TPP riboswitch aptamer (THI element) from Geoanaerobacter pelophilus, 102 nucleotides, folded computationally.
The organism belongs to Geoanaerobacter, within Bacteria.
The sequence is in RNAcentral, with records from Rfam.
The model forms 96% of the base pairs in the Rfam consensus.
Rfam family: TPP riboswitch aptamer (THI element). Rfam's curators write: Vitamin B(1) in its active form thiamin pyrophosphate (TPP) is an essential coenzyme that is synthesised by coupling of pyrimidine and thiazole moieties in bacteria. The family has 115 seed sequences and 16,130 matches in Rfam 15.1.
[in-house]
C1' cells in the first nucleotide's frame, strides 16, 4: 500500500396493505400497516422502519397473467420490461501484494 467487510456520521429516496364487524375493536401478512392534527374517499407533519447506482427499498405496466388463499400475503411469469435516492471519514476488522529485519 490495500480489494473487501463491519458499524458510523451527513444527506437523500419509500411504503403504510387485505380480511371480519353497524360501532369500539379483532385477525392475517410484513423490517414497517404507529402517533398527533386537518377542511377527513383522503391529505399534512412526526416517529420507527427499510432503502440508496453492487440500485425488486418504492413507483409504472397493473383493476395484468398462472398458482394459491377467507382475502391480503405468498410462489411462478412480466422482468436482461420501463424508472428509481450518495457522498464522507474510521487509532474498526481485513484478502493480497511490495519492502525491512530475524
Nucleotide at each position: 500500500u490495500g480489494a473487501g467487510c463491519c458499524a458510523g456520521c451527513u444527506a437523500g429516496g419509500g411504503g403504510a396493505g387485505u380480511u371480519c364487524g353497524c360501532a369500539g375493536g379483532a385477525a392475517c401478512u410484513g423490517a414497517g400497516a404507529c402517533a398527533g392534527g386537518c377542511g377527513c374517499g383522503g391529505c399534512c407533519u412526526g416517529a420507527a422502519c427499510c432503502c440508496u447506482u453492487u440500485g425488486a427499498a418504492c413507483c409504472u405496466g397493473a383493476u395484468c397473467c398462472g398458482g394459491u388463499u377467507g382475502a391480503c400475503a405468498c410462489c411462478g411469469g412480466c422482468g436482461u420490461a420501463g424508472g428509481g435516492a450518495a457522498g464522507c471519514g474510521g487509532c474498526g476488522c481485513g484478502a493480497a501484494c511490495u519492502c525491512c529485519g530475524a